[in-house]
RNA sequence: GAGAGUUUGAUCCUGGCUCAGGACGAACGCUGGCGGCGUGCCUAAUACAUGCAAGUCGAGCGAGCUUGCCUAGAUGAUUUUAGUGCUUGCACUAAAUGAAACUAGAUACAAGCGAGCGGCGGACGGGUGAGUAACACGUGGGUAACCUGCCCAAGAGACUGGGAUAACACCUGGAAACAGAUGCUAAUACCGGAUAACAACACUAGACGCAUGUCUAGAGUUUGAAAGAUGGUUCUGCUAUCACUCUUGGAUGGACCUGCGGUGCAUUAGCUAGUUGGUAAGGUAACGGCUUACCAAGGCAAUGAUGCAUAGCCGAGUUGAGAGACUGAUCGGCCACAUUGGGACUGAGACACGGCCCAAACUCCUACGGGAGGCAGCAGUAGGGAAUCUUCCACAAUGGACGAAAGUCUGAUGGAGCAACGCCGCGUGAGUGAAGAAGGGUUUCGGCUCGUAAAGCUCUGUUGGUAGUGAAGAAAGAUAGAGGUAGUAACUGGCCUUUAUUUGACGGUAAUUACUUAGAAAGUCACGGCUAACUACGUGCCAGCAGCCGCGGUAAUACGUAGGGGGCAAGCGUUAUCCGGAUUUACUGGGUGUAAAGGGAGCGUAGACGGCGAUGCAAGUCUGAAGUGAAAGGCCGGGGCCCAACCCCGGGACUGCUCUUGGAACUGCGUGGCUGGAGUGCAGGAGGGGCAGGCGGAAUUCCUGGUGUAGCGGUGAAAUGCGUAGAUAUUAGGAGGAACACCGGUGGCGAAGGCGGCCUGCUGGACUGCAACUGACGUUGAGGCUCGAAAGCGUGGGGAGCGAACAGGAUUAGAUACCCUGGUAGUCCACGCCGUAAACGAUGACUACUAGGUGUCGGGGAGCAGAGACUGCCCGGUGCCGCAGCAAACGCAAUAAGUAGUCCACCUGGGGAGUACGUCCGCAAGGAUGAAACUCAAAGGAAUUGACGGGGACCCGCACAAGCGGUGGAGCAUGUGGUUUAAUUCGAAGCAACGCGAAGAACCUUACCAGGGCUUGACAUCCCCCUGGAUGGCCCGUAACGGGGCCAGCCCUUUUUGGGCAGGGGAGACAGGUGGUGCAUGGUUGUCGUCAGCUCGUGUCGUGAGAUGUUGGGUUAAGUCCCGCAACGAGCGCAACCCUUAUUGUUAGUUGCUACGCAAGAGCACUCUAGCGAGACUGCCGUUGACAAAACGGAGGAAGGUGGGGACGACGUCAAAUCAUCAUGCCCCUUAUGUCCUGGGCCACACACGUACUACAAUGGCGGCCAACAAAGAGAGGCAAGACCGCGAGGUGGAGCAAAUCUCAAAAAGCCGUCCCAGUUCGGAUCGCAGGCUGCAACCCGCCUGCGUGAAGUCGGAAUCGCUAGUAAUCGCGGAUCAGCAUGCCGCGGUGAAUACGUUCCCGGGUCUUGUACACACCGCCCGUCACACCAUGAGAGUCGGGAACACCCGAAGUCCGUAGCCUAACCGCAAGGGGGGCGCGGCCGAAGGUGGGUUCGAUAACUGGGGUGAAGUCGUAACAAGGUAGCCGUAUCGGAAGGUGCGGCUG
Repeated sequence: GAGAGUUUGAUCCUGGCUCAGGACGAACGCUGGCGGCGUGCCUAAUACAUGCAAGUCGAGCGAGCUUGCCUAGAUGAUUUUAGUGCUUGCACUAAAUGAAACUAGAUACAAGCGAGCGGCGGACGGGUGAGUAACACGUGGGUAACCUGCCCAAGAGACUGGGAUAACACCUGGAAACAGAUGCUAAUACCGGAUAACAACACUAGACGCAUGUCUAGAGUUUGAAAGAUGGUUCUGCUAUCACUCUUGGAUGGACCUGCGGUGCAUUAGCUAGUUGGUAAGGUAACGGCUUACCAAGGCAAUGAUGCAUAGCCGAGUUGAGAGACUGAUCGGCCACAUUGGGACUGAGACACGGCCCAAACUCCUACGGGAGGCAGCAGUAGGGAAUCUUCCACAAUGGACGAAAGUCUGAUGGAGCAACGCCGCGUGAGUGAAGAAGGGUUUCGGCUCGUAAAGCUCUGUUGGUAGUGAAGAAAGAUAGAGGUAGUAACUGGCCUUUAUUUGACGGUAAUUACUUAGAAAGUCACGGCUAACUACGUGCCAGCAGCCGCGGUAAUACGUAGGGGGCAAGCGUUAUCCGGAUUUACUGGGUGUAAAGGGAGCGUAGACGGCGAUGCAAGUCUGAAGUGAAAGGCCGGGGCCCAACCCCGGGACUGCUCUUGGAACUGCGUGGCUGGAGUGCAGGAGGGGCAGGCGGAAUUCCUGGUGUAGCGGUGAAAUGCGUAGAUAUUAGGAGGAACACCGGUGGCGAAGGCGGCCUGCUGGACUGCAACUGACGUUGAGGCUCGAAAGCGUGGGGAGCGAACAGGAUUAGAUACCCUGGUAGUCCACGCCGUAAACGAUGACUACUAGGUGUCGGGGAGCAGAGACUGCCCGGUGCCGCAGCAAACGCAAUAAGUAGUCCACCUGGGGAGUACGUCCGCAAGGAUGAAACUCAAAGGAAUUGACGGGGACCCGCACAAGCGGUGGAGCAUGUGGUUUAAUUCGAAGCAACGCGAAGAACCUUACCAGGGCUUGACAUCCCCCUGGAUGGCCCGUAACGGGGCCAGCCCUUUUUGGGCAGGGGAGACAGGUGGUGCAUGGUUGUCGUCAGCUCGUGUCGUGAGAUGUUGGGUUAAGUCCCGCAACGAGCGCAACCCUUAUUGUUAGUUGCUACGCAAGAGCACUCUAGCGAGACUGCCGUUGACAAAACGGAGGAAGGUGGGGACGACGUCAAAUCAUCAUGCCCCUUAUGUCCUGGGCCACACACGUACUACAAUGGCGGCCAACAAAGAGAGGCAAGACCGCGAGGUGGAGCAAAUCUCAAAAAGCCGUCCCAGUUCGGAUCGCAGGCUGCAACCCGCCUGCGUGAAGUCGGAAUCGCUAGUAAUCGCGGAUCAGCAUGCCGCGGUGAAUACGUUCCCGGGUCUUGUACACACCGCCCGUCACACCAUGAGAGUCGGGAACACCCGAAGUCCGUAGCCUAACCGCAAGGGGGGCGCGGCCGAAGGUGGGUUCGAUAACUGGGGUGAAGUCGUAACAAGGUAGCCGUAUCGGAAGGUGCGGCUG
């Protein structure tokens, strides 16, 4: 330390995809009140306008300028005194005063300015992450191989000289930048000399150390300075501070070396020439191939060198239970870089972001000669981009540079601004308030809900607004004053203490007070499941949604809108990315029989692992101590901002590394032993182990001869083929090749592949027994090597049979197949390749352990006196069953898939794909290694229940068979399709629609069409007015309805403007709809099927779906019953109970019956009627069976094994049928899709189908006897007798009957006669004429009669239907509907058969079992080519661009080296000159550039290859069932395609 959705009809497992969480330098959409603290170019290391970001020091120096101070001059404000005019406060005059400004001069001092010389700093701070896979970084060490300005401590010192040069002046060149010449001048600038060791060099001695060496002491040689500045002073000087020189040490900062650590690709396997080492020299602060010369030939690499790609590293951040994984923004440490590339100079420090030189690109200026520049500093601009801020304030604080200091500078920093970018906090009000307001939404119309929500009333004032008050951040320093103190001869000063004054960008900010009105302040996302949250309307596979599953095709909780509720909240969602969940890379913590995964097998290298004692070491390991692990961050405890975020303090942690003290069990490394592992030896036996040579018989084929004659052969059936030129058959002889029957066996041998006649030779391995020998010699095994079926390849043989390809014949829609006849490679041998298979036990090798039972092969002991047999044991092999255990299950189970150990190989969703590219191997075929883009949400394993099978077993059914009669042919009837039509209304559609709804369409029905009308309606309820004329009858008119008119004519009553009822008129609610949806429904019905099934409770088994029961053995019509059984019971079905029929008893007899002669009457025996009973139950006997159930036979009986028939239809299936019987949701119409009427249509007619009828005739037609013999029904708007009329249909008339009474009503087949096989004396269609009946009406469109006409048809192709006994067949009778209309339907009786061997086959069904890739369930699933569209990708003549090297050319700047030329202040020299330096020149190296051939990466390309995806396309049917030829693997070959065939293999 949480899981969930998604593969299936359901289950378990494997396995991927997806979600819920957290994070963010984020962006986008909608929205937006306040504050605090943080954060803010992730892209173009692209280009940059403008301003600023590094200066400072006059107490280092010279000169200049300005000012003050100073002098002089001119001017003369102001003030004072005196005087005049006099208006007593104005003007004027004189004298003095002399401000401010001006001019000229002087320069001692003071202040300032900018340039120059000089010093220090520009190597810090700030930015960025391009490069870098490296000692770059992290961590730990080392430097006895090093440097270090400023700073600190200690010691010593600061002596003496010199020559220049900028500035400046003047001249010259130039557009400018700037440069040059001449002439002055200073220094803390520069140079010479002295002094000096603790420094440097070599040496000696001692000490120490890990080698070179280091430290200390001594002697020798060499080397330096600023005499400065300022203050004070008692002033030749001394002193303080600062600055300076040398040495040592410290501190700080750096440099170098090194162990370990952190990345992807092996489709990168070999790399390397200063390369590796040595010697010498040079160079550096220093070691070093760092550089050079010479010598040697090394160095690195499978523990991954080299190459390519990617990348700044870390503290840390995010996530996670942790281990880990990912990241490297802000803050901190290190590194690298500063337009690109190269280079050095200066300096303590750089190869230097705001320095220099050169080259290149770019930009700008130019007088065209030449110059200038570098925002990856802060702001800002353009561009890029989804995207990232102000050209702000201040040095007040912290820090830095310079300075003695004041101070100056500081885009570091402190702050402010912008941005919801993030984290944290606050607010948008609080209380009360039911008439549950209005309004919205919804509704079953009752209501419910928004909802105490609002309004109203009472409060508060956070935030905002206005007006006041108003901090902390400030201490240093300076100035002025006071006091003290080291040091000094002494004083200032320095330093310390103290008093006063002075310094704030932020900012009138934080905080606080008062006032003000609830006033100014809420959105966003989602509401099908995961996942909290549901309704209405719109839309109608459209528009759209979607993270996954998926939603949308007319009732969408999934789209859009609204109402409501849910989540979060100044934010909320979306997108991108990371971690998690994911134990889905498994160290913690996975697997490999069948899910992905064991190499085809062996030998063996490196490596990994390794038996039992003893002993040593201490690498691993354990333990204690020490150092380090920066700070920040995180954790714990405190503290400060009102809290929090944030900040501060302390602790602990930082799991690591190093050093060290101990220990020695285990691992390791040594030493020395042991025998158990392993091996050797000796003695045996077994074997298709291998190789070579030889031999044998059977069979096939061929050749030769004989016998012999017409066929043989082949198949499902045939044909091709062979044969009269003599086949096949048979017989004799011969040839040749290949394979070895029987034995033969889950038997043997081998590592695997594999191995089979016999004999000989050579040879490998295993096993048993003995225990003599060696002494761990073992196991595994990456690379490597060897072997390796079949097919195939090369060369040469051989070739009987078989036999890819091929040919022919069949089959077929086709048949590039299956079948047949031939037949070439091949199969065989030798040698060489190939190196793959379902190379399988789909199970790597080795070792040990863990219940048993039973076979078999090889060997050896023991027992029984003994051969043999038997029993039991041991070792090695090979099988089966089975416990524990394991496993998802199936299963495995001492031959493990159990329990453990060691080593190797392999797997990580499906497809793309074992493909492409690259590489290696091969003669080729090909093999080995082996991706990605793209695409899907699955693909799989095992098991379960069904369904299915051209799988199996059993059983049943008029299912077949055996029979009888039909249909399909004809005519007609009827229904349907189609067609037609204004309409031919609608529905029903395999069985299970089609004489069906319809038990009856001329009008009506009627729903359809045309035309004419009505609009609260033909029908219902409510309201208002009028009337009592309601209603009935009659008349006119119309095609008819509608319309108009006349006559008769209500009830109750409180007598009222009453009520009821009815009519008319009116308004609106509404009526109405045979309009749609049977796929929204109820109800009803069909069908499987009257088949025997379908389930449940409890228990048990299984992880589970599920199983068991219900299976099994019998039996039955039956899951009917019996027995058995982890099941025991129960329910719905079966059966029975119900009706009817067959027998009989009893009771009752009218309309029935009659032994009474008839009627009346009488009677109830019989017939009959209808109530109640009886009877049949395998009850009895026998046989069979298991002693059962039951079956068979028999008796008795009217009836015998459910007696016949009916009603009755389990769980369910078919989205079966019906919205047009009815009911009903929703939708639609409302002067019409409603309603009324007339006429038409449903009746059409080239045709097709179904179901019937009548026939084709003699088992018949016709005529007659004619009153032969039924049953069951119906009858009042009815059935209708007898009688009369009519040939007849029928008419007139009306007895009887609401029915056991009367009527319909005649039953017909039957019997007798005739016809004599014809399109007839069969058949009756069609048509003509004349009639009858019903009805308002028979034209479209009824039925019947008479006369006449007299069609097809002579028994029906393929195919197909019904029926098992009172049945089929045949004969008539009745009824419903109905005015009329039946060949239909529903019933009734009469006559009355044939056949069933049997279950092989067809169809349907049931049970069990089996296979399955099916579950919409075989009308299933599914494969490949072709065609079309789109997508990514390979190859491609080439083309274009980039990268890194290499070779050569050219060679800038520059260091270094050399130097004949030229120049030259300091030093030496009297001078000449020398030394030293510079310029020039030359050389090595050398960037950019050029040329060249290769290499590598990317882009693109005519054409081309396969792949993926797509709603319906084309061709076939390969696979899944025995998938219709079992499938699959390897290989070869062929074919439109799946695929076929050959050879070998596997069972999946």

Source information:
Small-subunit ribosomal RNA from an uncultured Muribaculaceae bacterium, 1548 nucleotides, folded computationally. The sequence is in RNAcentral, with records from SILVA.